A computed fold for a 74-nucleotide RNA from a Candidatus Aerophobota bacterium, annotated as transfer RNA.
It matches the Rfam family "tRNA". Rfam classes the family as a transfer RNA.
Its mean pLDDT, the model's own confidence on a scale to 100, is 80.
RNAcentral holds the sequence, with entries from ENA.
Taxonomically the source falls in Candidatus Aerophobota (Bacteria, Bacteria candidate phyla).
[in-house]
RNA sequence: GCGCUUGUAGCUCAGAUGGAUAGAGCGUCGGAUUGCGGAUCCGGAGAUCGGGGGUUCGAGUCCCUCCAAGCGCA
Numbered sequence: 001g002c003g004c005u006u007g008u009a010g011c012u013c014a015g016a017u018g019g020a021u022a023g024a025g026c027g028u029c030g031g032a033u034u035g036c037g038g039a040u041c042c043g044g045a046g047a048u049c050g051g052g053g054g055u056u057c058g059a060g061u062c063c064c065u066c067c068a069a070g071c072g073c074a
Stems, first nucleotide, its partner, number of pairs: 001073007010026004019057001028044005050066005
């Protein structure tokens, strides 16, 4: 330099062919329970989806470009 893959919550991941409120587990916060914890149960907060632009009535999803990580070829 060229090609491919990945980037969604604090962490690990889902999100067929664009569609109406972006979910789960762990963690975290509050409560119940307990002598205090742990475990268990109930409830809550938390991501405008790596940045920017475009297409579309509508984009996490499609297109372009950049950034980061990984792999391969030179």